[in-house]
The RNA shown here (SAM riboswitch aptamer (S box leader)) has 156 nucleotides and comes from Streptomyces kasugaensis. The sequence is in RNAcentral, with records from Rfam.

This record gives sequence, structure tokens and C1' cells, in this order.
RNA sequence: CGCUCAUCCAGAGGGGCAGAGGGAUACGGCCCGUUGAAGCCCCGGCAACCCUCCAGCCGGUCUCCGCGAAGAUCAUCGAUCACAGCGCGCGAGGCUCCCGGCGGGGAAGGUGCCAAAUCCGUCUCGUGGCGAGAUGCGCCGCGAGGAAGAUGAGGA
Repeated sequence: CGCUCAUCCAGAGGGGCAGAGGGAUACGGCCCGUUGAAGCCCCGGCAACCCUCCAGCCGGUCUCCGCGAAGAUCAUCGAUCACAGCGCGCGAGGCUCCCGGCGGGGAAGGUGCCAAAUCCGUCUCGUGGCGAGAUGCGCCGCGAGGAAGAUGAGGA
């Protein structure tokens, strides 16, 4: 940074300084806050994006095994050569934890996070209820998606 991808209903708080706001922005709602907001510092914790381990399932791959497909020659009933460097297996064993899909474990370090779903709504589509009848309108809901935002990993 008008870039890409993933995730966002789980989880995790004490102390000190400070002193009135805070929940990204705008509006509306609803909350948190003098039993102390924002901010800064210390300590603690959560999580598992980066990192790392595991072959448990599926997939891939290699080897072996089994089965399938066609014969030919000869000194003729058992030798040689070819098909056969192929296909299938809900057979065995190995390898592969990743720019294949799941699953499980770890946490030193880099981030992040530690009220409420990203606190909720706002835009689009679908849908239920109510209103005096209505495919319109209004109000109250529900579902899906989007926008915006946050965080990480990458990219320029």
C1' cells in the first nucleotide's frame, strides 16, 4: 500500500502511575466506566498465524504378492522365446505431515490477544410474523452474502 490468502459465536487479568472517558470511523441502539475509562509500565495468562513433531484416516508414490490378457518354436508332454516397461486388487510392506485433504501433540522464540459475535444494526438477496385487504409500505425477527475493520502469513 484501493495487492493476495487465511481466520474473526472458543479462550485468557492482577498490580502500579494516571484521572474521564471508552466499546475503529459516522449515525442509531445497547453496554462498560469515580467499586476508576483511555494511555503508559510491571507481572501473569490465552491461543496456535509463523515455527515444530507424529504416517492415525483418505490421497500420492515405490517394492512385493495375487488375478487378467495371446501365442510361437523345438530333438514334443517340458523346455526356450514373446506378450508383460500393461491393467485391476474393498492384498502386504515401505516412503511422503506439504503450495494434497483431514486428524493429533509441543510452545523456546516472532507477532497477536485477554467485557459483550468484529457488542449489534446500516448495503444486497431470501424468508417468518404483525398492521384494516394488498406482490406496495411500515414495524419486529430469522438465514445467506457483501462492505468496512482487525490479526497473521506472504507480495510489491